A computed fold for a 350-nucleotide part of an RNA from a metagenome, annotated as small-subunit ribosomal RNA, central domain. Its mean pLDDT, the model's own confidence on a scale to 100, is 89. The RNAcentral record of the full RNA draws on SILVA.

Context: one part of a larger RNA
RNA sequence: CUGGGCGUAAAGCGCACGUAGGCGGUUAGGUAAGUCAGAUGUGAAAGCCCCGGGUUUAACCUGGGAACUGCAUUUGAUACUGCUUAACUAGAGUAUAGUAGAGGCAAGUGGAAUUCCAGGUGUAGCGGUGAAAUGCGUAGAUAUCUGGAGGAAUAUUAGUGGCGAAGGCGACUUGCUGGACUAAUACUGACGCUGAGGUGCGAAAGCGUGGGGAGUAAACAGGAUUAGAUACCCUGGUAGUCCACGCCGUAAACGAUGUCAACUAGCCGUUGGGAGCAUUUAAGCUUUUAGUGGCGCAGCCAACGCAUUAAGUUGACCGCCUGGGGAGUACGCGCGCAAGCGUAAAACUC
Numbered sequence: 001c002u003g004g005g006c007g008u009a010a011a012g013c014g015c016a017c018g019u020a021g022g023c024g025g026u027u028a029g030g031u032a033a034g035u036c037a038g039a040u041g042u043g044a045a046a047g048c049c050c051c052g053g054g055u056u057u058a059a060c061c062u063g064g065g066a067a068c069u070g071c072a073u074u075u076g077a078u079a080c081u082g083c084u085u086a087a088c089u090a091g092a093g094u095a096u097a098g099u100a101g102a103g104g105c106a107a108g109u110g111g112a113a114u115u116c117c118a119g120g121u122g123u124a125g126c127g128g129u130g131a132a133a134u135g136c137g138u139a140g141a142u143a144u145c146u147g148g149a150g151g152a153a154u155a156u157u158a159g160u161g162g163c164g165a166a167g168g169c170g171a172c173u174u175g176c177u178g179g180a181c182u183a184a185u186a187c188u189g190a191c192g193c194u195g196a197g198g199u200g201c202g203a204a205a206g207c208g209u210g211g212g213g214a215g216u217a218a219a220c221a222g223g224a225u226u227a228g229a230u231a232c233c234c235u236g237g238u239a240g241u242c243c244a245c246g247c248c249g250u251a252a253a254c255g256a257u258g259u260c261a262a263c264u265a266g267c268c269g270u271u272g273g274g275a276g277c278a279u280u281u282a283a284g285c286u287u288u289u290a291g292u293g294g295c296g297c298a299g300c301c302a303a304c305g306c307a308u309u310a311a312g313u314u315g316a317c318c319g320c321c322u323g324g325g326g327a328g329u330a331c332g333c334g335c336g337c338a339a340g341c342g343u344a345a346a347a348c349u350c
Stems, first nucleotide, its partner, number of pairs: 004321003007304002012318001014201004021194003025088007033081002035077008049065006091191001092188005097182003103177007110154001115149007125136002162169002206247006215241002220236004258317006266295012299306002323350003332343004
């Protein structure tokens, strides 16, 4: 390199946008670069291959042919690809009218609960566990009532429910804002798909500066347990968790399944629309479309299983894999305040 692969055996970048590049709908004309055909020239000789000759054969020598799949010039062909001209509407998009939604950002507001503070009532316990103890409490705790402070999270609704590219998003109100879906028309007229580099987003933890700090809780301390107990259990408790701004850039970032498009039996749910039928309305039935679940045929698969949301049948483009360990390590380089991250070997060994 060819070939083979990537749900679970090694292997889909965490996700998106997008540059170069690759690939690209329908019709007609032109062109003839790719493509195809013919001709001419060249493609040294020897060798290889085929048919002969010579040495008694052979090796070897020798005659002829074929081949040299290539290159250049030239003459043609025009289906496909390219380029170009004109046009189209089935891809893509725009407008109009609606729909659903924890999609995002900012500001404000609420109630329940925990904790703390002040006051009232009240008295000897409370708390905790498998059982206890540490701890709290006669300086009046726990319990209960009233008032106040403060922070964080938003019970029920809640749902293999919804939204988002992924990470993720859950009280309410307002403002700003992204996307999706539906129906019917009108418009643009291939404007598309993918995407090396690149850029942006990216849970938790962690870092910097300044705030905040109720609950919880690494570290830490004590009490238990135990042979020991640097744990599991209990009582405390600091970073952190929260906010603003700036870093970090990783996760079992998972559907362990890249994105886009087309095609290929069915059945049952569920969410958002549309249409039709029935109905006083609601509930209902049928159908269609966009999601989201459970089964299941063909097919695929090593099996498990997947099965119109494919792991089926195909096409386009990207990423990645090549025995285990050494090792996602060393070194170098880049990024970072650091922690570290990215890229990424070899010796040796089985």